A computed fold for a 574-nucleotide part of an RNA from Euhalothece sp. KZN 001, annotated as large-subunit ribosomal RNA, domain V. Its Rfam family is "Bacterial large subunit ribosomal RNA". Taxonomically the source falls in Euhalothece (Bacteria, Cyanobacteriota, Cyanophyceae, Halothece cluster). The full RNA is in RNAcentral, with records from SILVA. Its mean pLDDT, the model's own confidence on a scale to 100, is 81.
Context: one part of a larger RNA
RNA sequence: CCAGGGGGAAGCGAAGACCCUAUAGAGCUUUACUGCAGGCUGUCGCUGGGACAUGGCCGCUGAUGUGCAGGAUAGGUAGGAGACGCUACACAGGUGUCUGCGCCAGCAGAUCGCCGAGUCGCCCGUGAAAUACUACCCGUCAGUGACUGUGACCCUCACUCCGGCAGGAGGACACCGGUAGCCGGGCAGUUUGACUGGGGCGGUACGCGCUCGAAAAGAUAUCGAGCGCGCCCAAAGGUCUCCUCAAGCGAGUCGGAAACUCGCUGGAGAGUGCAAGAGCACACGGAGGCCUGACAGUGACGUGCACAACAAGCGUCGCUGACGCGAAAGCGUGGUCUAGCGAACCAACGAGGCCCAUUCUUGGGGCCCGUUGAUGACAGAAAAGCUACCUUAGGGAUAACAGAGUCGUCACCGGCAAGAGCACAUAUCGACCCGGUGGCUUGCUACCUCGAUGUCGGUUCCCUCCAUCCUGCCCGUGCAGACGCGGGCAAGGGUGAGGUUGUUCGCCUAUUAAAGGAGGUCGUGAGCUGGGUUUAGACCGUCGUGAGACAGGUCGGCUGCUAUCUACUGGGGG
Numbered sequence: 001c002c003a004g005g006g007g008g009a010a011g012c013g014a015a016g017a018c019c020c021u022a023u024a025g026a027g028c029u030u031u032a033c034u035g036c037a038g039g040c041u042g043u044c045g046c047u048g049g050g051a052c053a054u055g056g057c058c059g060c061u062g063a064u065g066u067g068c069a070g071g072a073u074a075g076g077u078a079g080g081a082g083a084c085g086c087u088a089c090a091c092a093g094g095u096g097u098c099u100g101c102g103c104c105a106g107c108a109g110a111u112c113g114c115c116g117a118g119u120c121g122c123c124c125g126u127g128a129a130a131u132a133c134u135a136c137c138c139g140u141c142a143g144u145g146a147c148u149g150u151g152a153c154c155c156u157c158a159c160u161c162c163g164g165c166a167g168g169a170g171g172a173c174a175c176c177g178g179u180a181g182c183c184g185g186g187c188a189g190u191u192u193g194a195c196u197g198g199g200g201c202g203g204u205a206c207g208c209g210c211u212c213g214a215a216a217a218g219a220u221a222u223c224g225a226g227c228g229c230g231c232c233c234a235a236a237g238g239u240c241u242c243c244u245c246a247a248g249c250g251a252g253u254c255g256g257a258a259a260c261u262c263g264c265u266g267g268a269g270a271g272u273g274c275a276a277g278a279g280c281a282c283a284c285g286g287a288g289g290c291c292u293g294a295c296a297g298u299g300a301c302g303u304g305c306a307c308a309a310c311a312a313g314c315g316u317c318g319c320u321g322a323c324g325c326g327a328a329a330g331c332g333u334g335g336u337c338u339a340g341c342g343a344a345c346c347a348a349c350g351a352g353g354c355c356c357a358u359u360c361u362u363g364g365g366g367c368c369c370g371u372u373g374a375u376g377a378c379a380g381a382a383a384a385g386c387u388a389c390c391u392u393a394g395g396g397a398u399a400a401c402a403g404a405g406u407c408g409u410c411a412c413c414g415g416c417a418a419g420a421g422c423a424c425a426u427a428u429c430g431a432c433c434c435g436g437u438g439g440c441u442u443g444c445u446a447c448c449u450c451g452a453u454g455u456c457g458g459u460u461c462c463c464u465c466c467a468u469c470c471u472g473c474c475c476g477u478g479c480a481g482a483c484g485c486g487g488g489c490a491a492g493g494g495u496g497a498g499g500u501u502g503u504u505c506g507c508c509u510a511u512u513a514a515a516g517g518a519g520g521u522c523g524u525g526a527g528c529u530g531g532g533u534u535u536a537g538a539c540c541g542u543c544g545u546g547a548g549a550c551a552g553g554u555c556g557g558c559u560g561c562u563a564u565c566u567a568c569u570g571g572g573g574g
Stems, first nucleotide, its partner, number of pairs: 001571004007566003011561002019395004024391002026387004032190005038183008048155003052151005058145008075137005082120003091116001093115003096111006159170004193206001194204002202223001207229006230378001231273001232335002237291007245269001247265006271280002274340001276338003295321009323332003346373005352368005402449001403447001404445003408442001410438006419429002456531001457529003461523001462520005469494003472489006497509004537555004541550003
């Protein structure tokens, strides 16, 4: 230099598709949230006429109204001493007939058939006096009128449909428009939290309190250890007065280990509503009396939040007012202290304050203040899922493969030797306990790699280790020999073939001297394969309302690269 096949350049190719993150996106789903089409129904407009039935309300006419007492069927109030009728177009009253009401007492109307000139009130009784008369009204009933509602019906003229026209069919319905309620993934816009030894599932370490951790000021983390709170109490609060516990011992009827009484000892081991800590008998503990300070208003300081700022909440100390207890001094702004909590908007409430339309009232509206109602993801968006059809930005800040670290687990070795071995620990086997070596298993960690180091198994081909399966040399034996069993040295060579399974592994078969183990990015995909896993299609079971999901099963499913350097093999030249 030529040729070669491709070991290395964690080779080239593509800002990793897996995984996580983003208050990134999209597609899909639904009993997520909020809407929009669309549908149904009511109602109004387009929209007119007529009767029938039956309601509401108002008016008119006519009836009607019986507690007891009382001439008797007294609706209320006010006026009130007369009212009506007498020869007629008639008629008070009586009688007869008919009708209506009725509490069976009677009341009202019609009728001229008969009689006929008076009848009724004012007087007595009654809470109330005359249907004598007039006016206004109440309850009930009948008739009637206006307005209006409902039910079923008819009509024709709007309107609709058919028809070339004539006309016909339907008809105030439908259509169309407005408005209200309901239905409404058909469609749309969005949301679907965080912490986290990856994420998810689980949990809440997401708001508070106590102890330890916490390293004797203060502060201090982990999905650190141990526990609590989201109340309760009208007394378990305030004050005044009085009292002293738990336990032990002794004594005492029933009475006992423990009931109650007396005595002694007893400084706190009792009790204090609830966690823990602190505190308290000179009571903050126990009992009784009287009370409501668990009150209204307004401040400061502290804490919340160490050392910058910061809200609600919580605490401490004042001032003003009105009170409670106490003789008084005083004490009392709840509970001995540290947990027991919540912004703005909105709503309801208030003998609260102010204002608007103004002449007053009723009614209405607004502002301020206060009380109550919840946001526990607790300084507080109004909010469910799937994606293997997926996309983007990023991350080795974070998982899966491999590496690294570690070595609990795993493999191997050792110490001690209880015991088995007929006796005898150590021929052989060896418990409990203890110490290592390795880095082949499985974990843990998250250190390199997410602008990519191709992922299981097989195949091909090579190198290495030894904790040696065979072959060699040697030792012990519970070694007669032949076989064995155990051990030492030893890695030169060998360690094969089938069946099943994607298998590694394992099981099985017949052989064999033997059919050893491990490493080389679980050697080896710029060498092959592609059966498995791990895209898009599809089926089953199971789960899910669903979209879809499943270290569940099943069929199918692409393997890029022209070799620059290096390394090696073969050949050639100086």